A computed fold for a 684-nucleotide part of an RNA from an uncultured Clostridia bacterium, annotated as large-subunit ribosomal RNA, domain II.
Model confidence (mean pLDDT): 85 of 100.
Its Rfam family is "Bacterial large subunit ribosomal RNA". Gene Ontology terms of the family: ribosome and structural constituent of ribosome.
[in-house]
Context: one part of a larger RNA
C1' cells in the first nucleotide's frame, strides 16, 4: 500500500402524530391467581387509566360558572358528540441514545533498583613539581626584630593517569547506541569520587533554582476506578428505484462557524361561487431619474446702496469725494444625500360577467437552511481602487450535465427519462490543425493594425461639407523688376525699412514695389519677402466633420498579447445577401415511468420525468423463527466458467470443481447491506 474479516440512528420508558385492527359512550385491565397440550396459550383478577361537562386558587356550583353589590357586563365552557386498547410506523423527551476522538478534573493506590536531598557504615586516589607555619644552627641586636642555612611537608596549590566531568569540531541521525563514537578539553585530597542499607510521595517531596528531578512520562508521577466525563467542534455512517424538492434571510441570543420562531421544501387532511401568477383595459397614491432655483443653503459678474474705512472741509454740527470693504434689492451666468414653485419611465394597490393559464387558502407530522459566489443595473464605503467591504435588483452557480468562451463553477446558448451509424436549428462558427463558402456584391485598412492602453502629437489614407484663387492663366518652380520724396519724425555716440518711441503709416512714378517679412552692420552696405510682369499650362490653397490606420508603446516562463500553423482586392475590418455546420434544444422512429382526464376494465389521450440539503413512495438481498411444499451420494452448501432474465437492488440456467447437507411461499424478528472515519484485528 493492497486483499479479507469486523465497524456507526439501538432499547427501555413516556408524549405527539400516522396506518392498521377489535370494541364504542365506552374502551381497557395491571400486579396477583388458576388451568393446560408449555405456549406469543387460556381463564380470571375492573384496583386502576383514558373518554363521556364545565368553570373557579378552592370549599363549591353545575348546561353553566368565576368575577361582582348586581338579575349587569365580560372571562372559559354549552347549544357541533367518539373515543379507547393492542400492533406498525414518524418525531420528540429522559436515559451514554448514530459511532471514533479531547487537553483535562476528582477518589483510592503503586513508585526514591533511575534520578535529588539527607543519614549510618565502608572504599579509592599511578607519578611528579611546588616548598608555607613551626623548629635547629649561624650572622645580627643592649635586648629584639630581622636575615640566610637546614629541616619541616601546608595547600578548596601546580603538572599529569585510574577516577569523574561533558566545553568544542566531525560522525552517527530507519544509530552499533530512545543521547553514542574518534579526536581534542575540564576537575584530579576535595564543596571529591563511590559501594552497600536507610528516609523524604503527588493539592507531595527533592532541588549551589534550570520548571530542574521524582523508573526513556514532569507547570504537577504512574496505575486503576468515576467513566461510554463533556465536546456548541473534526472525521466517518454500509443495497436499488419512483415523485417533489429548498436555504445561505428576519427577529432576538455572554450571540455572531451555535441556537429558538418566522420565511422557503415535503406529506397528509379541510373546504370552496377558485381565491394564485401573467397580459390588457381603467383608476390611483407617490417625489426617484430628470430639471429647476420661488424655498433653505453653497456660489459668479455687473448694477444700485444702508453700513463701514479712507480723504477734503468745519471752533461744532454737518457737508462733499472714493479705481476701497460692502448686508439688503436689481440683472446675469451656476450647484446640492439630508433644497423643490416642478417631475417622469419602471414599480406598487385596487377594480375588471376580459385573455392565458393552474395556482392559492387553512389545519395537522417530518425537514433542512441562518459561511452563500459571481455577472449585468443603481446606490452608499474605499482612491468614481481591488478576484474589496454594504444594500437593492434580475440572471446563473450552489443543486445544472450538454454546445460555444483554446484551456476556464457564476458569462453566451440551452434545461440530461432510457435506445438510434435520422433530420432542423441556437449561441458561436465555415483556409488546415477542425464539422462547415478559399462563398457573392460594394467598400476600408498596409499598421500583420486585425491579435492590449491614455494625455498629447503628425503633409498616413478614404468619405462628406464650407470656403479662396484659377484659360481674363492660378499653385509650385525658374526668368526679371522689388524704385523715388527719404537717411520719414523723435530718441542717440550712431538708429539710414528692420534697438526703441511716434504717427488716420503720408504721397510721388508706376505693370509692381510696405516709411517695410526675415536674415545682416557699429551705422551704412549686403541678401530675402510682401508686391509686379514673363515662361509654363490646369488645377491649386485654408477649414470643419467623419471612418480605418500610425507613434507615443521599456520586464522579468518561451517566440508567450490570434490557441497552432498561417492569412494582405484576407483566412482582417464596415455594409448587404445566399448557402452550409453546430447541442444530451426541437423534430423523426421505438420504449419505460410519474400525474390527470375519460373509462367498470382493458387502455386511449394530454402533461411531465436534471437535481444536493431534505420530505413522501416502492421494492431487492442476507441471517434466524413458524407454518406448507420441495431438492440431495444418480452429488448438497461453497468456489470457477459462461453468450441468459429483470427497470434498478438482483434472479435463473448449464458445465467443471466439491463432496453432505439444502431451497422456495407466506408470516414474523433484528447484531439487516461498507470504499472512505491518520478506522480496528489478520495476511501478503
Nucleotide at each position: 500500500g493492497c486483499c479479507g474479516g469486523c465497524g456507526a440512528g439501538u432499547u427501555a420508558c413516556g408524549a405527539u402524530g400516522u396506518g392498521u385492527a377489535g370494541c364504542g359512550a365506552g374502551g381497557u385491565u395491571a400486579a396477583g391467581g388458576a388451568a393446560u397440550u408449555a405456549u406469543g396459550u387460556u381463564c380470571u383478577g375492573g384496583a386502576g387509566c383514558c373518554g363521556u361537562a364545565g368553570c373557579g386558587a378552592a370549599a363549591g356550583c353545575g348546561a353553566g360558572u368565576c368575577u361582582g353589590a348586581a338579575u349587569a357586563g365580560g372571562g372559559c365552557g354549552c347549544u357541533u358528540u367518539a373515543g379507547u386498547u393492542g400492533c406498525a410506523u414518524g418525531u420528540c423527551g429522559u436515559a451514554g441514545a448514530c459511532c471514533c476522538g479531547a487537553a483535562a478534573c476528582c477518589g483510592a493506590a503503586u513508585g526514591a533498583c533511575c534520578u535529588a536531598a539527607c543519614c549510618a557504615u565502608g572504599a579509592g586516589c599511578a607519578g611528579g613539581u611546588u616548598g608555607a607555619a613551626g623548629c635547629a644552627g649561624u650572622g645580627g641586636u643592649a635586648a629584639g626584630a630581622c636575615a640566610c642555612u637546614g629541616u619541616g611537608g601546608a595547600g578548596g596549590a601546580c603538572c599529569g593517569a585510574a577516577c569523574a566531568c561533558a566545553c568544542g569540531u566531525u560522525c552517527g541521525u530507519u544509530g552499533a547506541a530512545a543521547u553514542g563514537a574518534c579526536c581534542g578539553g575540564u576537575g584530579a585530597u576535595g564543596a571529591c569520587u563511590u559501594g552497600u542499607g536507610g528516609u523524604u510521595a503527588g493539592c507531595g517531596g527533592a532541588g549551589a533554582a534550570a520548571u530542574u528531578c521524582c523508573a526513556a512520562u514532569c507547570g504537577a508521577a504512574u496505575u486503576c476506578g468515576g467513566a461510554u466525563a463533556u465536546a456548541g467542534c473534526u472525521g466517518g455512517u454500509u443495497c436499488u428505484c419512483c415523485u417533489c424538492g429548498a436555504a445561505a434571510u428576519a427577529g432576538c441570543u455572554u450571540u455572531a462557524g451555535g441556537g429558538c420562531u418566522a420565511g422557503c421544501c415535503u406529506c397528509g387532511g379541510u373546504a370552496u361561487u377558485g381565491a394564485g401568477a401573467u397580459u390588457g383595459u381603467u383608476g390611483g397614491g407617490g417625489g426617484u431619474a430628470g430639471a429647476g432655483c420661488a424655498c433653505u443653503g453653497a456660489a459668479u459678474a455687473g448694477g444700485c446702496u444702508a453700513g463701514g474705512g479712507g480723504g477734503u472741509u468745519u471752533c461744532g454740527c454737518g457737508a462733499c469725494c472714493u479705481a476701497c470693504c460692502g448686508a439688503a434689492c436689481c440683472u446675469u451666468a451656476u450647484c446640492a444625500a439630508a433644497c423643490u414653485u416642478c417631475g417622469a419611465a419602471u414599480a406598487c394597490c385596487a377594480a375588471u360577467g376580459a385573455a392565458u393559464u393552474a395556482u392559492g387558502a387553512c389545519c395537522g407530522g417530518g425537514a433542512g437552511u441562518c459561511a452563500g459566489a459571481c455577472u449585468g443595473u443603481g446606490u452608499g464605503a474605499g482612491a468614481u481602487a481591488a478576484g474589496u467591504c454594504u444594500c437593492a435588483u434580475a440572471g446563473u452557480c450552489a443543486a445544472a450535465a450538454g454546445g460555444g468562451a483554446a484551456a476556464c463553477a457564476g458569462c453566451c446558448c440551452a434545461g440530461a427519462c432510457c435506445c438510434a451509424c435520422a433530420g432542423c436549428u441556437a449561441a458561436g462558427g465555415u483556409c488546415c490543425c477542425c464539422a462547415a463558402u478559399u462563398g457573392u456584391a460594394a467598400g476600408u485598412u498596409a499598421a500583420g493594425u486585425g491579435u492590449a492602453a491614455a494625455a498629447g502629437g503628425a503633409u498616413g489614407u478614404g468619405u462628406c461639407g464650407u470656403u479662396g484663387c484659377u484659360a481674363a492663366g492660378a499653385c509650385a518652380a525658374c526668368c526679371a523688376g522689388g524704385a523715388u520724396g527719404u537717411u520719414g519724425g523723435c530718441u542717440u555716440a550712431g538708429a539710414a525699412g528692420c534697438a526703441g518711441c511716434c504717427a488716420c503709416u503720408c504721397a510721388u512714378u508706376c505693370a509692381a514695389a510696405g516709411a517695410g517679412u526675415u536674415c545682416g552692420u557699429a551705422a551704412u552696405a549686403g541678401a530675402u519677402c510682401a508686391c509686379u510682369g514673363g515662361u509654363c499650362g490646369a488645377g491649386u490653397g485654408a477649414u470643419g466633420a467623419u471612418g480605418c490606420g500610425c507613434c507615443g508603446a521599456a520586464g522579468a516562463u518561451u517566440c508567450a498579447a490570434c490557441g497552432g500553423g498561417g492569412c494582405u482586392a484576407a483566412a482582417a475590418c464596415u455594409u448587404a445577401c445566399a448557402a452550409c455546420c453546430g447541442a444530451a434544444g426541437c423534430u423523426u422512429g421505438g420504449g419505460a415511468a410519474u400525474g390527470a382526464u375519460a373509462g367498470c376494465a382493458a387502455u386511449a389521450u394530454c402533461a411531465u420525468u436534471g437535481g444536493u440539503a431534505g420530505a413522501g413512495g416502492a421494492g431487492c438481498a442476507a441471517u434466524g423463527u413458524a407454518u406448507g411444499c420441495g431438492g440431495g451420494c444418480u452429488g448438497a452448501a461453497g468456489c470457477c466458467a459462461u453468450a441468459u432474465c429483470g427497470u434498478a437492488a438482483g434472479g435463473g440456467g448449464u458445465g467443471g470443481u466439491g463432496g453432505a447437507c439444502u431451497g422456495c411461499a407466506u408470516a414474523c424478528a433484528a447484531g439487516a447491506g461498507a470504499g472512505a472515519a491518520u478506522g480496528c484485528c489478520g495476511g501478503c